FMN riboswitch aptamer (RFN element) from Aurantimicrobium sp., 138 nucleotides, folded computationally. The model forms 100% of the base pairs in the Rfam consensus. NCBI's taxonomy places the organism under Bacteria, Actinomycetota, Actinomycetes, Micrococcales, Aurantimicrobium. The sequence was found by an Rfam model in a public genome assembly. The coordinates come from a structure-prediction model, not an experiment, and the mean pLDDT is 84.
[in-house]
RNA sequence: AACGCGCUCCGGGGUCAGUGUAAAUCUGAACCGGCGGUUAUAGUCCGCGACCCUAGCGGCCCUCGCAAGAGAGCCAACAGGUUGAGCUGGUGGAAUUCCAGCACCGACGGUUAAAGUCCGGAUGAGAGGUAGCGCGGG
Numbered sequence: 001a002a003c004g005c006g007c008u009c010c011g012g013g014g015u016c017a018g019u020g021u022a023a024a025u026c027u028g029a030a031c032c033g034g035c036g037g038u039u040a041u042a043g044u045c046c047g048c049g050a051c052c053c054u055a056g057c058g059g060c061c062c063u064c065g066c067a068a069g070a071g072a073g074c075c076a077a078c079a080g081g082u083u084g085a086g087c088u089g090g091u092g093g094a095a096u097u098c099c100a101g102c103a104c105c106g107a108c109g110g111u112u113a114a115a116g117u118c119c120g121g122a123u124g125a126g127a128g129g130u131a132g133c134g135c136g137g138g
Base pairs, nucleotide, nucleotide: 003136004135005134006133007132008131009129010128015029016028017027018026030117031116032106033105034048035047036046037045043104044103052081053080054079058075059074060073062071063070064069086102087101088100089099090098108120109119110118
């Protein structure tokens, strides 16, 4: 040094116009793409995260009761479930990842009109990063 442990830090992007009483939600055109992997670079290949659902290691707390105990509510590890979308051609040893072409997808709640882009949960959480420090190690 590798490696291990701990702490701190970092860790999501994207609109204009038209119609209309009213729409950044419709129409038209535009814009955006978390994390890890992959013999070659990925929104659409594999996996993960978050949201949602089930369950609840463990904990908090209230009511009744002499007690034993009973009932209600809240937080919640781990685990499971659900979870959208791409083809063709070219180059090449190798690419559904590059180039060309034409496509497609995007949770939940809210909204005087239907949302990937507005508002909200979110100054949250997190896959991760190795950015820094400390200890061990040697």